[in-house]
RNA sequence: CUUAUCAAGAGUGGCAGAGGGAACGGCCCAAUGAUGCCCGGCAACCGGUCUCCUGGGAAUGUUCUAGGAAACAACGGUGCCAACGCCGUCAAGUCGUGUAACGGCUUGGUUCGAUGAG
Numbered sequence: 001c002u003u004a005u006c007a008a009g010a011g012u013g014g015c016a017g018a019g020g021g022a023a024c025g026g027c028c029c030a031a032u033g034a035u036g037c038c039c040g041g042c043a044a045c046c047g048g049u050c051u052c053c054u055g056g057g058a059a060u061g062u063u064c065u066a067g068g069a070a071a072c073a074a075c076g077g078u079g080c081c082a083a084c085g086c087c088g089u090c091a092a093g094u095c096g097u098g099u100a101a102c103g104g105c106u107u108g109g110u111u112c113g114a115u116g117a118g
Base pairs, nucleotide, nucleotide: 001118002117003116004115005114006113011039013038014037015036019029020028021027023089024088025087026086040081041080042079045077046076047075048072049071051069052068053067054066055065056064057063058062085112090108091107092106093105094104095103096102
């Protein structure tokens, strides 16, 4: 940089001891122990296993191979395990209210961020 996903899921465990939820504004979590580390777990992104379909090759009911679909989680590489990515950040509509500003609600979208694969 490209691309996919971001509303599901996951602990009454051990160590340790004050901050944490990316930024800003909110709102929360936290000595009934957060963040972190270990163990444990979740999931199925990549690899893996298995079945089926289509095509191709071969020594042809067997085997190799390319693509596709579904399933699985014993194994490898990551990831994840408060709250929708906790909510908002931009725009439109609508309401408070007659305009603006501000706030509430609804809808849509971009950026940013996180993770995987390349």
A computed fold for a 118-nucleotide RNA from a marine eukaryotic metagenome, annotated as SAM riboswitch aptamer (S box leader). Of the family's consensus pairs, 97% are formed in the model. The coordinates come from a structure-prediction model, not an experiment, and the mean pLDDT is 76. The sequence is in RNAcentral, with records from MGnify. It matches the Rfam family "SAM riboswitch aptamer (S box leader)". Gene Ontology term of the family: regulation of gene expression.